This is a predicted structure of a 72-nucleotide RNA (transfer RNA) from a rhizosphere metagenome. The prediction has a mean pLDDT of 80. Its Rfam family is "tRNA". Rfam classes the family as a transfer RNA.

[in-house]
RNA sequence: GCCCACGUGGUCUAACGGAAAGGCACUCGGCUUCGAACCGAGAUGAUGGGAGUUCGAUUCUCUCCGUGGGUG
Numbered sequence: 001g002c003c004c005a006c007g008u009g010g011u012c013u014a015a016c017g018g019a020a021a022g023g024c025a026c027u028c029g030g031c032u033u034c035g036a037a038c039c040g041a042g043a044u045g046a047u048g049g050g051a052g053u054u055c056g057a058u059u060c061u062c063u064c065c066g067u068g069g070g071u072g
Stems, first nucleotide, its partner, number of pairs: 001071007010024004018055001026042005048064005
């Protein structure tokens, strides 16, 4: 340089084009002598930037940025 994949809360992962769900972590409470584990509740400015298609985009198209892989 060329090709491919990926980018979603603090973190890891979901989501036929109908508006984002769950695990972990965190906070509070219960339990316990105290913790851990377990149980209950709660909060979280999350779809990389821009443009396009569409009534409607995390999803489809283009471009840029970033990450990973392959290759001369």